[in-house]
RNA sequence: AACGUGUUGGCUAAAUAGGUAUAGUUUUGUGCUACGGACACAAGGAUUGUAAGUUCAACUCUUGCACACGUUG
Numbered sequence: 001a002a003c004g005u006g007u008u009g010g011c012u013a014a015a016u017a018g019g020u021a022u023a024g025u026u027u028u029g030u031g032c033u034a035c036g037g038a039c040a041c042a043a044g045g046a047u048u049g050u051a052a053g054u055u056c057a058a059c060u061c062u063u064g065c066a067c068a069c070g071u072u073g
Stems, first nucleotide, its partner, number of pairs: 001072007010025004019056001027043005049065005
């Protein structure tokens, strides 16, 4: 320098022929318990790396940029 893969709540992941983001864990509260843990229930937390474009509608398609890893020279 060229090419490929990836970037999604605090953390780990899911969501593909575009239809409005889901689960686990963590955190908080309640129940249970002599207390705690475990368990059960409830709640909070994302403008999907960033900036644009296409579309009625974008995590998803297109382009630039940033970062991480890999391959080639």